[in-house]
RNA sequence: UUUUGCGAAAGGCAAAGCCGCCGAAAGGUGGCCGCGCAAAGCUACCGGCCUAAACGCUCGACAGGAGUGCAUGGCAGCGGGGUUGCCGGU
Numbered sequence: 001u002u003u004u005g006c007g008a009a010a011g012g013c014a015a016a017g018c019c020g021c022c023g024a025a026a027g028g029u030g031g032c033c034g035c036g037c038a039a040a041g042c043u044a045c046c047g048g049c050c051u052a053a054a055c056g057c058u059c060g061a062c063a064g065g066a067g068u069g070c071a072u073g074g075c076a077g078c079g080g081g082g083u084u085g086c087c088g089g090u
Stems, first nucleotide, its partner, number of pairs: 003089003012037002017032006035077001041083003045080003048075003055069005
């Protein structure tokens, strides 16, 4: 440098749940915990999925009340792409 994750060592991350905080929500974040992960590091570029505050439309008993559309909000632990990297093997 290339490729790889069968075994080993050192370490790393942390699902669900519970508690606090932020948020309209999805979700995020700190703590406990430990389902799992060899990129479960980073990145919304492509597909996908979640949410719908504001806004639009409709209805309306006029209570900003109900229904509905929409990402400008999210998910990197859904897949692909990009990018960086530990340990060991080759």